[in-house]
A computed fold for a 253-nucleotide part of an RNA from a soil metagenome, annotated as large-subunit ribosomal RNA, domain VI. Model confidence (mean pLDDT): 90 of 100. The full RNA is in RNAcentral, with records from MGnify.

Context: one part of a larger RNA
RNA sequence: CGUAGGAUGGUUGAGGAGCCUUGACUUUAGUACGAGAGGAUUGGGUCGGACGAACCUCUGGUGUUCCUGUUGUCGUGCUAACGGCAUAGCAGGGUAGCCAAGUUCGGAAUGGAUAAGUGCUGAAAGCAUAUAAGCACGAAGCCGUCUCCAAGAUCUGCCAUCCCAAUAGGGCCGUGGAAGACUACCACGUUGAUAGGCCGAGUGUGUAAGCAGGGUAACCUGUUCAGCUAAUCGGUACUAACCGCCCGAAUGU
Numbered sequence: 001c002g003u004a005g006g007a008u009g010g011u012u013g014a015g016g017a018g019c020c021u022u023g024a025c026u027u028u029a030g031u032a033c034g035a036g037a038g039g040a041u042u043g044g045g046u047c048g049g050a051c052g053a054a055c056c057u058c059u060g061g062u063g064u065u066c067c068u069g070u071u072g073u074c075g076u077g078c079u080a081a082c083g084g085c086a087u088a089g090c091a092g093g094g095u096a097g098c099c100a101a102g103u104u105c106g107g108a109a110u111g112g113a114u115a116a117g118u119g120c121u122g123a124a125a126g127c128a129u130a131u132a133a134g135c136a137c138g139a140a141g142c143c144g145u146c147u148c149c150a151a152g153a154u155c156u157g158c159c160a161u162c163c164c165a166a167u168a169g170g171g172c173c174g175u176g177g178a179a180g181a182c183u184a185c186c187a188c189g190u191u192g193a194u195a196g197g198c199c200g201a202g203u204g205u206g207u208a209a210g211c212a213g214g215g216u217a218a219c220c221u222g223u224u225c226a227g228c229u230a231a232u233c234g235g236u237a238c239u240a241a242c243c244g245c246c247c248g249a250a251u252g253u
Stems, first nucleotide, its partner, number of pairs: 001152001005163007015149004021049007033038001051106005059100004066093005071086006111143002117137004164252001169247004173189005194240003197236005204228002210223005
């Protein structure tokens, strides 16, 4: 810009993309078959491999500062307690998120037309012949069925609702996000829980500081399952979403 008024929400599916993989065991059955040795077709059941998708309950990884221990040194006058630097100083754990080695799920069933192949009826050619007319079967393959995208599908579809002008609606702007390179998308903007703060909970770490008691001391014990605690959950207007601005169809060739 188009979709012959302007919008909001929802849909159909022309078309396109993806998937459509494979093994073992068991049963039918030591049956059919075979002198024996051996040993099925078919149907049913179970468990896998690889691949793919989603997810984080479990198992784990990461988790640059969530907790703890600890070395050297410097600083806060000293003690104690803390802080800086040393790869995050080193080491032991670890929330959310992300992730796989973890978890769940997937390939199916079924229909149509067929290939090789198998047939029925049947002449040309009194026979025969699956073919010439006609009819029926038959693949992991083809077209559907399944998943995803999809009306710029210019043959531009359909449905519901709203609006007729300081308007319906949209945007700018702001607070943000399991959304994201930017943009877009989604939530919210005081008639408010959008983010931060605060409160509570959870999770992690592992029993803080101070004081008291014990010990010559290192240190131990009690207060104390303490103290601290990121991204999680719930609540709460304390802070910031203020105040505003812009576009926008005149009943539709």